Overview
A computed fold for a 145-nucleotide RNA from a Bacillota bacterium, annotated as c-di-AMP riboswitch aptamer (ydaO/yuaA leader). NCBI's taxonomy places the organism under Bacteria, Bacillati, Bacillota.
[in-house]
């Protein structure tokens, strides 16, 4: 001097995931909050067709329905994460005000709901986490001092 690694501050990035007040045994725990989700009429669609498995329970001659618990192939939800199968991909994030380009780097998963949901006012109902580090990239515009 250069890499590297660990801890603390700020400062930054994905995300709806901040921020206030209280209690507290300092692990948490209540209560609220910017921000985000679901469900749910007119309206719309379509039909007079079917509507999954498993189990107990009443009832019952069987069938058939009915009500209650569990399961996931149908079907739904949250998310950029569709689809296709080792690869790839519709799609998404970052490179430090913003916007468009142009170059580079990354990601394209996970999970819930349990036969069941179109949209939707009124109503209702739920989250309000976790994970991490981009380096003085170029070009032209905006708006500002």
């Nucleotide at each position: 001097g250069a890499c590297c690694u660990c801890g603390c501050a700020a400062c930054g990035c994905c995300g709806a995931a901040u921020c206030c007040u209280g209690c507290u045994a300092c692990a948490g725990c209540a209560g609220g909050u910017a921000c985000g989700g679901g469900g749910g009429a007119a309206c719309g669609a379509a039909a007079c067709a079917c509507u999954g498995g498993u189990g107990c329970a009443a009832a019952u001659c069987u069938a058939c329905g009915u009500g209650c618990a569990c399961c996931u192939u149908g079907g739904g939800g949250u998310g950029a994460a569709a689809g296709a199968u080792g690869a790839c991909g519709a799609g998404g994030g970052c490179c430090a005000u913003c916007c468009u380009u142009c170059g580079g780097c990354c990601c394209g998963a996970a999970c819930c709901c349990g036969a069941c949901a179109g949209c939707u006012a009124a109503c209702c109902u739920c989250g309000g986490a976790g994970g991490c580090g981009u380096a003085g990239g170029g070009a032209g515009g905006u708006c500002u001092a």
Record summary
It was read from a public genome assembly, where an Rfam model found it.